[in-house]
Context: one part of a larger RNA
RNA sequence: GUCUGCGAGUUAUUGUCCGUGGCAAGCUUAACCCAGCUCUUUCCUCACCAGGCGGGACCCGAAGAGGGGACCGGUGAUGUGAUGAAAGAGCUGGGGGAGGCGAAGGGAAACCGAGUGCGAAAUGCGCGACCACAAGUUGCGGGCAAUAGACCCGAAGCGGAGGUGAUCUACUCUUGAGCAGGUUGAAGCUGCGGUAACACGCAGUGGAGGACCGAACUCGUGGAUGUUGAAAAAUCCUGAGAUGACUUGAGAGUAGGAGCGAAAGACUAAUCAAACCCCGUGAUAGCUGGUUCUCUCCGAAAUCGCUUGAGGGCGAGAGUUGAGGUAAGUACUCCAGGGAGGUAGAGCACUGAAUGGCUUAGGGACCCCACCAGGUUACCAAAACCAAUCAAACUCCGAAUGCCUUGGAACCCAGUAUCUCAGCAUUCAGACGGCGGGCGAUAAGGUUCGUCGUCGAGAGGGCAACAGCCCAGACCAUCAGCUAAGGUGCCGAAAUGGGAUGAAGUGGAAAGGAUGUGACGUUGCUUAGACAGUGAGGAUGUUGGCUUAGAGGCAGCCAUCAUUUAAACAGUGCGUAAUAGCUGACUCAUCGAGCGAGGUCGCGCCGAAAAUGAUUGGCGAUCAAAUCCCAUACCGAAGCUAUGGAUGGGUGAGGUUUUCGAACUUCACCUAUGGUAGGAGAGCGUAACAAGCUGCGUGGAAGCUGGACGGAAACGGAAGGUGGAGCGCUUGUUAGUGAGAAUGCAGAC
Numbered sequence: 001g002u003c004u005g006c007g008a009g010u011u012a013u014u015g016u017c018c019g020u021g022g023c024a025a026g027c028u029u030a031a032c033c034c035a036g037c038u039c040u041u042u043c044c045u046c047a048c049c050a051g052g053c054g055g056g057a058c059c060c061g062a063a064g065a066g067g068g069g070a071c072c073g074g075u076g077a078u079g080u081g082a083u084g085a086a087a088g089a090g091c092u093g094g095g096g097g098a099g100g101c102g103a104a105g106g107g108a109a110a111c112c113g114a115g116u117g118c119g120a121a122a123u124g125c126g127c128g129a130c131c132a133c134a135a136g137u138u139g140c141g142g143g144c145a146a147u148a149g150a151c152c153c154g155a156a157g158c159g160g161a162g163g164u165g166a167u168c169u170a171c172u173c174u175u176g177a178g179c180a181g182g183u184u185g186a187a188g189c190u191g192c193g194g195u196a197a198c199a200c201g202c203a204g205u206g207g208a209g210g211a212c213c214g215a216a217c218u219c220g221u222g223g224a225u226g227u228u229g230a231a232a233a234a235u236c237c238u239g240a241g242a243u244g245a246c247u248u249g250a251g252a253g254u255a256g257g258a259g260c261g262a263a264a265g266a267c268u269a270a271u272c273a274a275a276c277c278c279c280g281u282g283a284u285a286g287c288u289g290g291u292u293c294u295c296u297c298c299g300a301a302a303u304c305g306c307u308u309g310a311g312g313g314c315g316a317g318a319g320u321u322g323a324g325g326u327a328a329g330u331a332c333u334c335c336a337g338g339g340a341g342g343u344a345g346a347g348c349a350c351u352g353a354a355u356g357g358c359u360u361a362g363g364g365a366c367c368c369c370a371c372c373a374g375g376u377u378a379c380c381a382a383a384a385c386c387a388a389u390c391a392a393a394c395u396c397c398g399a400a401u402g403c404c405u406u407g408g409a410a411c412c413c414a415g416u417a418u419c420u421c422a423g424c425a426u427u428c429a430g431a432c433g434g435c436g437g438g439c440g441a442u443a444a445g446g447u448u449c450g451u452c453g454u455c456g457a458g459a460g461g462g463c464a465a466c467a468g469c470c471c472a473g474a475c476c477a478u479c480a481g482c483u484a485a486g487g488u489g490c491c492g493a494a495a496u497g498g499g500a501u502g503a504a505g506u507g508g509a510a511a512g513g514a515u516g517u518g519a520c521g522u523u524g525c526u527u528a529g530a531c532a533g534u535g536a537g538g539a540u541g542u543u544g545g546c547u548u549a550g551a552g553g554c555a556g557c558c559a560u561c562a563u564u565u566a567a568a569c570a571g572u573g574c575g576u577a578a579u580a581g582c583u584g585a586c587u588c589a590u591c592g593a594g595c596g597a598g599g600u601c602g603c604g605c606c607g608a609a610a611a612u613g614a615u616u617g618g619c620g621a622u623c624a625a626a627u628c629c630c631a632u633a634c635c636g637a638a639g640c641u642a643u644g645g646a647u648g649g650g651u652g653a654g655g656u657u658u659u660c661g662a663a664c665u666u667c668a669c670c671u672a673u674g675g676u677a678g679g680a681g682a683g684c685g686u687a688a689c690a691a692g693c694u695g696c697g698u699g700g701a702a703g704c705u706g707g708a709c710g711g712a713a714a715c716g717g718a719a720g721g722u723g724g725a726g727c728g729c730u731u732g733u734u735a736g737u738g739a740g741a742a743u744g745c746a747g748a749c
Base pairs, nucleotide, nucleotide: 001749002748003747004746005745006744011148012147013146014145015144016143017142018141019140020139021138022137023136026101027100028099032095033094034093035092036091037090038089039088040087041086042085043084045082046081047080048079050078053073054072055071058068059067060066105112106111115127116126117125118124151290152289154287158280159279160278162277163276164275170254171253172252173251174250175249176248177247178246179244181213182212183211184209188205189204190203191202192201193200217241218240219239222237223236224235225234256272258268259267293683294682295681296680297679298678303316304315305314306313307312317427318426319424320423321422322421323420325419333409334408335407336406337405338404339403345397346395347394351391352390353389355387356386357385360381362380363379364377365376366375367374430455431454432453433452434451435450436449437448438447439446460471461470462469475645476644477643478642480641481640482639486635487634488633489619490618491617495632497630498629499628500627501626512606513605516603517602518601519600520599522597523596524595525594533590534589535588536587537586539563540562541561544558545557546556569584573582574581646673647672648671649670650669651668652667653666654665655664656663657662684738686735687734688733689732690731691730692729693728695727696726703722704721705720709716710715
C1' cells in the first nucleotide's frame, strides 16, 4: 500500500416546542398492594460434559514491579438440560391521591382578593382581572437545551503517607586484582678535595617523582567510512593518560521534589528542568482530524453592536419549517406631479492658499544731513485695485442618478412578497471585476469603505490552458432544429467575399526620436518659367570710420550710405600675420512642371540585453490567414425550440372517504425543478423481537458465485453453479443500523 473485519449524536433525568392519543375545570400518580404472563436465581431428583480451584514449564519485561500462559492433579454438589417448590426482576391490568401541575392575583411580608402594592389619600402609577369566552393535564413519538465523559480519537501536563528500580550510570564503603620494556637520576650515604670548624665543590653510590618515552589497560583529539549502519553512537587511521586526584572485579549503601554530582541541569536501566509501573482518568483541549444509505422542496453568511474580544462567543441581520391574520392594485415595477439635499462640475461672492502688475503704509540699502527733515532704489513687503489661478475639512452657484411622498397604469408575477408569533439552524477569515473615494508612490494579485456583478454555493460555451472576465443559469431522454459570446486557411465545426491601409512577421512592449507611408486641410513660389542641377556674373566709391603692430566684407566697436546694374550684402561661412583665395545671399542663361513650409488624423520604423530551444495555442500566412470599414452566409452552449417522460406548486373538472376541518386519487392547463453551510419532507437496506402467512426448505435453507430482468434512487432479483441446514414475506416494535478517508484499530498478503 491493498483486501477483510471493527470504527463516531448514545443513555438517564429535567425543561421547552411540535405531532399524535386519553380525560377535561380538572388531569395524574410515586413508593407500596393484588392478579396474570415472561425471565432469572436458589433448593430437591435425574442425565451430561465443560468450567472453576491448586500447581505451573515457558514467553514479554531487566533475572524487577506487572502482564500472558501450554500442561498436570484431584474435584466435579460450580456449569448445561428437564420435573417440582420458593424468592426476585420486568411487562400488562386493577388499586393506591401522599404528592405534582392547573383553575387568581398583588405584596418583601402580615395580609387582602378580581383586585392588590405604593400611599394620609387619588379619577394616579405598577402588576393583574375584564375585554375577544375560559384549557389544562397525562401518556407515546420527534426537534432542541441543561446536567452528566455527552458525536469519536488526540495532548504537553497535575495529583496519589501507592508501588518498582543504583545488574546502566553518579558518588561512597568493604575486600581483592592490574600496570611489558626503556629513560632521567632528587634527598640521603661513601670517598677525595676544601674550611679554624661548618659551609661548599668533585666523583661514586643511591633510586625519589600527580617525572619522561612507550605496550597491556583506560580514554575519545582530528579525519574518513557508516548514516533504511555490521552497530538506536560503531569501524579504520590519528591521538591523550599510562605509579596515579590511576584502572578494574566481586559484595554492599544512597531514589523521585528525592538521590548522586571535580557542576554539564550531568547521571539515576537506549527515558530526566523531576525516572518507570499503576491509579484519579473517558483530566481538560474556544484547537486539528474524522463522522458511514437514497431521493424530493427551499436555501444562506463571511455584516452591525458588545466581549481579557479579534481563527471563540452572545444579541441583531440574512435561511428554513409551522400557525395565524393582513391579504390590499398593498409591496415591487413603470408613467406623471411635488419635495428634501449641497456631491460631480463650476466659481471666487465668504474662508484660506498662490503668481504677476499697479499704487503705496512699514522696513532694508545707498546718498545727504548739527538737529529736524530730505533724496534715490532693478531690495523685502501689509492693505486696496487690475489680470489670471487653486481648495476633503471654501461656496454667489449647481446637476445626473439615488431617496421621500401624492396620483395613475398593470396580463403574468400571486392568494406570492410584506408583517406577527413559535420551533430549528448556519454564518461573524470572504475573493475578484466595473464604477465612486480614503491610505499607499493617482505602486501591488496592496489595504480600507460605498455601490453593482460574478465566484463562494454554478455545471455548459468562449478567452490556447486559467474560481471571480464575456455569453449563459444544467429535472430526465433524443444519431432533431435556431441562436449568444466567440469564430469560419489546416490542426478545428463553419467564408479562401468586396473596398482601403500596412512591409515592420508590424500585428505579437513604454517615454522619447525620425525627409517611412496614406488621407485631409492651411499657406508661399510657379509657362511673365518656379524648386533642384549645370554655365556665367557676384562690381564701383572703398582698405567705410574707429581701434590696432596690422584689422582690406569676415578679432572688436560705430554706422550700414551711395553709384553702375539683369544682379551683387559696407557681407553667410571656410581661410590669411594682414592681403590673397574658396563659398553663400542676389542676378542672368540653360532646362521644362510642379516645388517649398506649417498643421490634423490613420498605419508602420527606432528605442528592444539573460541565462537548456524557440513560440500570435501550433503550423504557417503579405491584393492575407494582419489592421480598419462594408455586405451576405454559416458554425457555435446543458440558452431557446421540437417530441416523449418524471416530480413540486397552483387553477379547473370528476371520483372515493369524511369525526364536514379536510384527506386520497384521475385528467387537462399554467408554472417551477443548479446548489455548499443549513432547515423541512418521503423512502431503501441491516440486526433482533412479536403476530400473521398455520409461507419455503435434504425433490437442497442460509452463505458464496452469477446476473437475465425490474425500479426515479437507496435497491430488488430469475435461471445456472457451489454449499449442506436452516430461512423468508407482510404488518408492527426495538436498535451496538449503513464506511473510503480519522499519519484510524486488528489480521492477512